Large-subunit ribosomal RNA, domain IV from a Dehalococcoidales bacterium, 331 nucleotides, folded computationally.
Model confidence (mean pLDDT): 87 of 100.
The RNAcentral record of the full RNA draws on ENA.
Lineage of the source: Bacteria > Bacillati > Chloroflexota > Dehalococcoidia > Dehalococcoidales.
Context: one part of a larger RNA
RNA sequence: CCCUCGUUAAGGAACUCGGCAAUCUAGCUCCGUAACUUAGGGAAAAGGAGCGCCAGGAAUAAACCCCUGGCAGCAUUAAACGGGCCCGAGUGACUGUUUAACUAAAACACAGGUCUCUGCGAAAGCGUAAGCUGAAGUAUAGGGGCUGAUACCUGCCCAGUGCUGGAAGGUUAAGGGGAGUGGUUAGGAGUAAUCCGAAGCUGUGAACCGAAGCCCCAGUGAACGGCGGCCGUAACUAUAACGGUCCUAAGGUAGCGAAAUCCCUUGUCGGGUAAGUUCCGACCCGCACGAAUGGUGUAACAACUUGGGCGCUGUCUCAACGAGGGGCUCG
Numbered sequence: 001c002c003c004u005c006g007u008u009a010a011g012g013a014a015c016u017c018g019g020c021a022a023u024c025u026a027g028c029u030c031c032g033u034a035a036c037u038u039a040g041g042g043a044a045a046a047g048g049a050g051c052g053c054c055a056g057g058a059a060u061a062a063a064c065c066c067c068u069g070g071c072a073g074c075a076u077u078a079a080a081c082g083g084g085c086c087c088g089a090g091u092g093a094c095u096g097u098u099u100a101a102c103u104a105a106a107a108c109a110c111a112g113g114u115c116u117c118u119g120c121g122a123a124a125g126c127g128u129a130a131g132c133u134g135a136a137g138u139a140u141a142g143g144g145g146c147u148g149a150u151a152c153c154u155g156c157c158c159a160g161u162g163c164u165g166g167a168a169g170g171u172u173a174a175g176g177g178g179a180g181u182g183g184u185u186a187g188g189a190g191u192a193a194u195c196c197g198a199a200g201c202u203g204u205g206a207a208c209c210g211a212a213g214c215c216c217c218a219g220u221g222a223a224c225g226g227c228g229g230c231c232g233u234a235a236c237u238a239u240a241a242c243g244g245u246c247c248u249a250a251g252g253u254a255g256c257g258a259a260a261u262c263c264c265u266u267g268u269c270g271g272g273u274a275a276g277u278u279c280c281g282a283c284c285c286g287c288a289c290g291a292a293u294g295g296u297g298u299a300a301c302a303a304c305u306u307g308g309g310c311g312c313u314g315u316c317u318c319a320a321c322g323a324g325g326g327g328c329u330c331g
Base pairs, nucleotide, nucleotide: 001326002325003324004323005322006321007320008319010317011316014315019312027051028050029049030048031047036041038149052071053070054069055068056067057066084310085309086308087307088306089305090304091302092301096108097107112147113146114145115144116143117142118141124133125132126131151296152295153294155227156226157225160224161223162220163219164218165217166216169215170214171213175209176208180204181203182202183201184200187196188195189194228246229245230244231243232242255289256286267283268282269281270280271279
């Protein structure tokens, strides 16, 4: 010096990214217990009091309790168990699940909600198939997607993409069809070169007839998604309920808002502190919230994230001593 422990004057988070770590708290009985609430909870809320042994008294069926007095709260050995509390905010309702061996969470799941497919040899899935699962189930069932308790709600847009339905017209494959046309040559013509050329065989092949799909016509958002700009205007100023205009499929409704979302930004105001880039309450100028990629609240819950307070402490001011084990030196 290091590791693991023990104790510590005065102070008590001044430490630090952060009370990390370590203290404090802790059992039983009794008293007492707030906001809020889904009436179950919250709650062991919080906060208090008592606790050993002996003798006497009082009382009693007896004991405990109660009153008075006294004593002890020591030594040694070994071991086990045992909430710190409160207030505000965020996120997720909850109990659960997860990266075996760096992440336990706000991620996943969840009950509930909703959309969609499926009439049973179901849809869906595995398999070349047979066959199997679904299911020895039958729409109060089964598969898939999204959302995620509950409460109050869930606005506008169907132009694009998707899905569903439609079928008049356009386009359109194989196939059907076969107008034409090429090759071949019995034969014919010619002195010859060569030319013509039926049938058959063979190659090619125009009209015309050909579904679904696409174009087209509708519907559909708890389908993928989207939800404007400029200018002017009120008797101080400022602002604009109001008006004009351009564009769009439609121009963001309720609610929320510097937010797990705000660049400017430590926005501004208020609170808390002597002092607060964090925190809480407001404002709204939302760079770039917003309604099941759900919106806004919410009791309970959380080894979650964040701010504050009380208690407590060697975290610190600032270090000291001690125990055990290492290191180091000598042997």